[in-house]
Predicted 3D model of a 76-nucleotide RNA (transfer RNA) from a Fibrobacteraceae bacterium.

RNA sequence: AGGUCGGUAGCUCAAUUGGUAGAGUUACGGUCUCCAAAACCGUCGGUUGGGGGUUCGAUUCCCUCCCGACCUGCCA
Repeated sequence: AGGUCGGUAGCUCAAUUGGUAGAGUUACGGUCUCCAAAACCGUCGGUUGGGGGUUCGAUUCCCUCCCGACCUGCCA
């Protein structure tokens, strides 16, 4: 330098070929218990990496940039 894959909640990951953004876990609250843990119930938590474009509507399609992993190549 080129190519492939990835970036979504604090963390790990979904989202059915464009139509209301979800789960587990963490944290917090509750039930239970003498207390705690476990278990169960609930709540909070997101400018979907940044910007732009297409569209009535974009996590999803297009362009560009940033970050990470891997592969190939160049120089030394």

The prediction has a mean pLDDT of 82.